[in-house]
RNA sequence: AGAGUUCGAUCCUGGCUCAGAAUGAACGCUGGCGGCAUGGAUUAGGCAUGCAAGUCGAACGAAGCCUUCGGGCUUAGUGGCGAAAGGGUGAGUAACGCGUGAGUAACCUGCCUUGAGGUUCGGAAUAGCCCGGGGAAACCCGGAUUAAUACCGGAUGUGGCGGACUGGUUUUAUCUGGUCUUAGCUAAAGAUUUAUCGCCUCAAGAUGGGCUCGCGUCCGAUUAGCUAGUUGGUGAGGUAACGGCUCACCAAGGCAGCGACCGGUAGCUGGUCUGAGAGGAUGGUCAGCCACACUGGGACUGAGACACUGCCCAGACUCCUACGGGAGGCUGCAGUCGAGAAUCUUCCGCAAUGCGCGAAAGCGCGACGGAGCGAUGCCGCGUGAGGGAUGACGGCCUUCGGGUUGUAAACCUCUGUCACCCGGGAUGAAUUUUGACAGUACCGGGAGAGGAAGCCACGGCUAACUACGUGCCAGCAGCCGCGGUAAUACGUAGGUGGCGAGCGUUAUUCGGAUUUAUUGGGCGUAAAGGGUCCGCAGGGGGUGAGGAAAGUCUGAUGUGAAAUGCUAGGGCUCAACCUUAGACGUGCAUUGGAAACUUCUUCACUAGAGUAUCGGAGAGGAAAGCAGAAUUCCUGGUGUAGCGGUGGAAUGCGUAGAUAUCAGGAGGAAUACCGAUGGCGAAGGCAGCUUUCUGGACGAUAACUGACCCUCAUGGACGAAAGUAGGGGUAGCAAACAGGAUUAGAUACCCUGGUAGUCCCUACCGUAAACGUUGUACACUAGGUGUUGGGGGAUUUGACCCCCUCAGCGCCCCAGCUAACGCGAUAAGUGUACCGCCUGGGGAGUACGGCCGCAAGGUUAAAACUCAAAGGAAUUGACGGGGGCCCGCACAAGCGGUGGAGCAUGUGGCUUAAUUCGAGGCGACGCGAAGAACCUUACCUGGGCUUGACAUAUAGAUGCCAGGCCGUGAAAGCGGUUUUUCCUCUUCGAGGAUGUCUAUACAGGUGCUGCAUGGCUGUCGUCAGCUCGUGUCGUGAGAUGUUCGGUUAAGUCCGGCAACGAGCGCAACCCGUGUCGUCAGUUGCCAGCAGGUAAAGCUGGGGACUCUGGCGAGACUGCCCGUGUCAAGCGGGAGGAAGGCGCGGAUGACGUCAAGUCCGUAUGGCCCUUACGCCCAGGGCUGCACACGUGCUACAAUGGCUGGUACAAUGGGCUGCAACGCUGCGAAGCGUAGCUAAUCCCUAAAACCAGUCCCAGUUCGGAUUGCAGUCUGCAACUCGACUGCAUGAAGCCGGAAUCGCUAGUAAAGGCGUAUCAGCAACGACGCCUUGAAUACGUUCCCGGGCCUUGUACACACCGCCCGUCACAUCAUGGAAGCUGGAUGCACCCGAAGUCGUUGACCCAACUUUUCGAAGAGGGAGGCGCCGAAGGUGUGCUCAGUGACUGGGAUGAAGUCGUAACAAGGUA
Repeated sequence: AGAGUUCGAUCCUGGCUCAGAAUGAACGCUGGCGGCAUGGAUUAGGCAUGCAAGUCGAACGAAGCCUUCGGGCUUAGUGGCGAAAGGGUGAGUAACGCGUGAGUAACCUGCCUUGAGGUUCGGAAUAGCCCGGGGAAACCCGGAUUAAUACCGGAUGUGGCGGACUGGUUUUAUCUGGUCUUAGCUAAAGAUUUAUCGCCUCAAGAUGGGCUCGCGUCCGAUUAGCUAGUUGGUGAGGUAACGGCUCACCAAGGCAGCGACCGGUAGCUGGUCUGAGAGGAUGGUCAGCCACACUGGGACUGAGACACUGCCCAGACUCCUACGGGAGGCUGCAGUCGAGAAUCUUCCGCAAUGCGCGAAAGCGCGACGGAGCGAUGCCGCGUGAGGGAUGACGGCCUUCGGGUUGUAAACCUCUGUCACCCGGGAUGAAUUUUGACAGUACCGGGAGAGGAAGCCACGGCUAACUACGUGCCAGCAGCCGCGGUAAUACGUAGGUGGCGAGCGUUAUUCGGAUUUAUUGGGCGUAAAGGGUCCGCAGGGGGUGAGGAAAGUCUGAUGUGAAAUGCUAGGGCUCAACCUUAGACGUGCAUUGGAAACUUCUUCACUAGAGUAUCGGAGAGGAAAGCAGAAUUCCUGGUGUAGCGGUGGAAUGCGUAGAUAUCAGGAGGAAUACCGAUGGCGAAGGCAGCUUUCUGGACGAUAACUGACCCUCAUGGACGAAAGUAGGGGUAGCAAACAGGAUUAGAUACCCUGGUAGUCCCUACCGUAAACGUUGUACACUAGGUGUUGGGGGAUUUGACCCCCUCAGCGCCCCAGCUAACGCGAUAAGUGUACCGCCUGGGGAGUACGGCCGCAAGGUUAAAACUCAAAGGAAUUGACGGGGGCCCGCACAAGCGGUGGAGCAUGUGGCUUAAUUCGAGGCGACGCGAAGAACCUUACCUGGGCUUGACAUAUAGAUGCCAGGCCGUGAAAGCGGUUUUUCCUCUUCGAGGAUGUCUAUACAGGUGCUGCAUGGCUGUCGUCAGCUCGUGUCGUGAGAUGUUCGGUUAAGUCCGGCAACGAGCGCAACCCGUGUCGUCAGUUGCCAGCAGGUAAAGCUGGGGACUCUGGCGAGACUGCCCGUGUCAAGCGGGAGGAAGGCGCGGAUGACGUCAAGUCCGUAUGGCCCUUACGCCCAGGGCUGCACACGUGCUACAAUGGCUGGUACAAUGGGCUGCAACGCUGCGAAGCGUAGCUAAUCCCUAAAACCAGUCCCAGUUCGGAUUGCAGUCUGCAACUCGACUGCAUGAAGCCGGAAUCGCUAGUAAAGGCGUAUCAGCAACGACGCCUUGAAUACGUUCCCGGGCCUUGUACACACCGCCCGUCACAUCAUGGAAGCUGGAUGCACCCGAAGUCGUUGACCCAACUUUUCGAAGAGGGAGGCGCCGAAGGUGUGCUCAGUGACUGGGAUGAAGUCGUAACAAGGUA
């Protein structure tokens, strides 16, 4: 410090996720030791048991015990002090509760310190004890008696309180002094060891507290108004003290947008965690404060409490009970139950620290000090160290060579930390006594490598990889995502990486996240500018001068507790931990100073703002009036059969006279031309003309005012269209509706009609893509150009043109900005001020609540749940029922076919034991197959074989192994029988070769996967494209080049150009063919010469010709004319065998289709191994209701038949081609010449000549069938071809549709060859013969190329994608109601208790007394106010639940359509 994830790729926006640190944690696996910390976070749920506050005999009497008689010990009770501390918890509390800083002139303070003074005389009781009584108990009652430092009265009065008078200080109330024989009031306690400790009054201090105030202190406005003791005053009461704290009376205030009230949540802080910081989160342990003590209420005592282990009452709960009544409060320490993912010992000790009491010794203390339990955390240590390579065994992997685990182990030599055993043994103790921890820490000695390593991960992020298993299963997953037979992602193993007594997971917080942005974000298109203006509060504000000093700056003082954190030291062996000192503590308060800026105040100014005068422009607004054109309707005339409407039609109108046309009339709405890219208005919006009323802006002048300004939450006004209410109006148009069409449907698009509405008045509504998707105001920052309105200059007779300037409206563009697109003085640039708004997509602008509305609805505005994206701009492609240009037998123009018939052949389907397999739009279907009767053959049935039909190797055996014969059998096979296996050395055995058998490795597989592959092939397409280097442009993907203007068959060439070059393609080079030359002539040829035949290059000979096949020539837009950018090229012409690529072939760029082929061969993986291998016989691949493709033959006279007669080329031939002769009607047979081939053989048909047929199912057509044959072959039944005779089917030119072809082409005619015994060949591949027609042209169909445009597509339109319905799951809204919680108001009842009042009853102290009593004072009891719990009624609010119901989300393959994305087919 960043990373992953949206896309084909890119940049941006934006969310989600990860790496870090942390925790009072929990869970899983594992676990050696020690130190220091830490440990009920949930039920403030209930609690058994023990302990957690006592002490003083030097305050007192009494009882008991002991006694050395001096006294001592114990202690129930009275009395004093303490028990208000310490300890626990965080329920409540949003508060002066806490924090911080002040105030108290409005207060208190036991014990402690200091100072002054005092401590006198009396009195009456009472607990205990004793006696009696009640009760189960707790406990209570009566009587008698008794002490005090308990209680009461008097005296004294330094003082104090109070009163009168009088100073000082303060803002006042007050505070603090002084004076007064001054109305008055007010103290005390003793004990003892005689040294002290106590007691009383006052003053002061210290400590601790009470109260008050400034500031700070969570969320919700879907909580906006709250308040009657409420706010204030006067008086009184009350308190330690101020105060509505309480009461009476008076007034009507007080709080609130700077958030009152209400609701939710929460103890606050020092600090802790995180972070660079600012912040955010948090408040456990430790420390400060607060609150609470079963729940609620209350007071008493006291210096202090409304009191955790005190009291009273009420309630709930638990316990005891004799049923009458009682007892209790672990949120103290341990411990228990419960709930929970989860949190310890019913331990030791007062030795230390500290607290209470005591004169002290001392006593007490679950505070505390320690130990125990828990890896809960932090820190430290160990589980050994050194040597050790045949790199052992084993494991795993392997290309089988090896690699790795790995110096790791074994083995050798050592060491002894921890743990263990033995011995010694502390500091903590001050000070003689006193140590729980503890026989601990530590030290010494001893034995022995022995007792001590796991967890997670290994696709990327993120360090670390292989094998096997599994096969979208099981599973993993923080995000992206893995898994459908080769998974580094699942599970296991080996290996590796990380951390280590721990390691992972989960949860939570901060960080990363500048993703709430003060530091430090945005709002044209990504989320985001309010529809517009006015404007209160609020925020901000021009120039000069004086003053003040609130902000601001600076100095000083006080405070900011300790601990923590930081720095420097110190102590535990180190560290954690502990400790000392320092610095810090950004804050608050007080005070001194400064005056630039802000602020306040005073005086002034005119540049902001406004006023005035003059002037012109304008669809600015309101009202009234007027005008013409057009539509429709009405009346009349003319006139006749149609009109209207559409893509085409129909509905509709019309013979009752329409449409058309003329004239007249009625009525409503809107204002052509001008007209604009123009003007006005705040926006919405505004358009005939005239008049009236009226708002604003602009220019000029610089007269006046003198900052009067800008913005604006809440608020107010305006606000298109549609819509609502009432009343009018209604020509045209036109939702709804009706009809006609279209369509699979058509609740649409199109047509004919048509009502609300559109118009006017009044009143609502308050929303729009109310958009410049750009808030308002001001200032500044290069230019160019147009236009509207004004002013000035210059110049004109005048006007224009021209220059300057102000205000508007546009276009282009520099800088700058921007993710890019773009913006660019009308900013989206640079700044200032203020307002509004945004924070991932969906759910949702929805629900609930509030407000507004007559309604429709508007406004404000969530959550659950769900996804990992949603989005912006730009790029490259692809696509479009987008555009432009161009090409192709693509269309058109032609010729001939297919589709109809019969047959052949292939395919589908069906059938079958099997009908083997593959190929499937073009680019499968006369395809693999250039030959299925057996074989082929892969399929089926049956019979057989098992190292195998075939290869290699090893070991052993053997020489009946091959061949012949016999049996069985369909054959294969099985069984039997029969003859010397060969070679070398020959030491008669060995070696080698070969065959067979046995055994083992292995063979074999047309079994699967063409989606694991190689190779080959098809296709786009012989289309003109596909790329690279360098440079340049762009943040980038990419672009440029390759686009553009011409041209070409062509990215062919030329020109231009931020490109310049290059590669693969194109073309050329190659082959054939067309002309000529030359060379060579046998088997080819024969002109001339000669011979010769019935004839014939037959012979001699010849090279002239044809021909054969080598080598050359020739064609290049080379020449001419025109055109063109005087480029490329194009048009025409000459010459030429051939002319603009002469014609034909071979040649197939980058790539696409997971195209085809594992059945040609090769090959990974998987599978079979007496079978999925091999052999054999028979069958099948030929099966037939049917459908399709490709062909053949035809339907006839351009023909059929008969006869005659002519002309090829390519090829093939010895298991062959076969002349010729003979036989047969013929297929063919018999005999046989020649030929291993330019020598011999196989070889034409149409054409041409002549005859016949005469338009018919025929002298067309030949299917089918019968009979008889020929040939091949082991064999023609399934299942061959051919021949003869006979038979003579369909078919008379073929629907929709569709195919081929542009010249030696189509069409027609025959011929050859491969395969092959033969042949289903009508197929395929070639050859020659005869030999056309047509192309205006590129609108359309199909395919393709280039440029451009749109895109929500990128698996790329066979794309994407929307909504209803159906099913499943989930969360949520409404709902008659039901249940529970919290709470307001009213009323009832009213405990305890304070206060008030009463008190006929009760009372020792004081007074009086006549001794009976009375008085003063107090009390029980009664009454009253208040008052908790409880009750009743009525509201409000929150939560749960609810038949049914609404929408929403999600879910591999459901239904219906096709709304959006291209002009998405109606933008």
Predicted 3D model of a 1467-nucleotide RNA (small-subunit ribosomal RNA) from a metagenome. RNAcentral holds the sequence, with entries from SILVA. The prediction has a mean pLDDT of 84.